[in-house]
RNA sequence: CCCGCCGUAGCUCAGUGGUAGAGCACCCGGCUGUAGACCGGGGGGUCGCCGGUUCAAAUCCGGCCGGCGGGACCA
Numbered sequence: 001c002c003c004g005c006c007g008u009a010g011c012u013c014a015g016u017g018g019u020a021g022a023g024c025a026c027c028c029g030g031c032u033g034u035a036g037a038c039c040g041g042g043g044g045g046u047c048g049c050c051g052g053u054u055c056a057a058a059u060c061c062g063g064c065c066g067g068c069g070g071g072a073c074c075a
Base pairs, nucleotide, nucleotide: 001071002070003069004068005067006066007065010024011023012022013021018055026042027041028040029039030038048064049063050062051061052060
């Protein structure tokens, strides 16, 4: 320098145009002598950033940033 994949809740990840979700974690309640486990409920998001397309974008297109992998170069 070139190519590919990934970036969404505190963590691990779904969601591939039409209301942003699950599990774990956290908080409250139930249960329990207490705690854990289990059961019920709740809070938490600029969907990496900037622009474009569209009635409508996490999703499609372009650029940029970051992570991972591969390739090229290496006198």

A computed fold for a 75-nucleotide RNA from Candidatus Culexmicrobium cathedralense, annotated as transfer RNA. Its mean pLDDT, the model's own confidence on a scale to 100, is 82. The sequence is in RNAcentral, with records from ENA. Its Rfam family is "tRNA". By type it is a transfer RNA. Lineage of the source: Archaea > Candidatus Culexarchaeota > Candidatus Culexarchaeia > Candidatus Culexmicrobiaceae > Candidatus Culexmicrobium.